[in-house]
RNA sequence: UGCCAGGUGGCGAAGCGGAAACGCAGGCGGCUGUUAACCGCCCUACCGCAGGUUCGAAUCCUGCCCUGGUAG
Numbered sequence: 001u002g003c004c005a006g007g008u009g010g011c012g013a014a015g016c017g018g019a020a021a022c023g024c025a026g027g028c029g030g031c032u033g034u035u036a037a038c039c040g041c042c043c044u045a046c047c048g049c050a051g052g053u054u055c056g057a058a059u060c061c062u063g064c065c066c067u068g069g070u071a072g
Stems, first nucleotide, its partner, number of pairs: 001071007010024003018055001026042005048064005
């Protein structure tokens, strides 16, 4: 320097044009002599950044940044 994959809540991880699931963690309650386990409810992401396309963008296009892989 080129090419490929990825960057989504505190963490992991779906979603690939009609507007963000799920699990863990956290909070409250139930159960229990207590804790743990289990059960119920609740909170948390304008989706790496900036532009563009579109009625509408996490999703498509362009440029950059970061991580991993690969070629020389």
The RNA shown here (transfer RNA) has 72 nucleotides and comes from a soil metagenome. Rfam family: tRNA. About the family: Transfer RNA (tRNA) molecules are approximately 80 nucleotides in length. Its mean pLDDT, the model's own confidence on a scale to 100, is 82.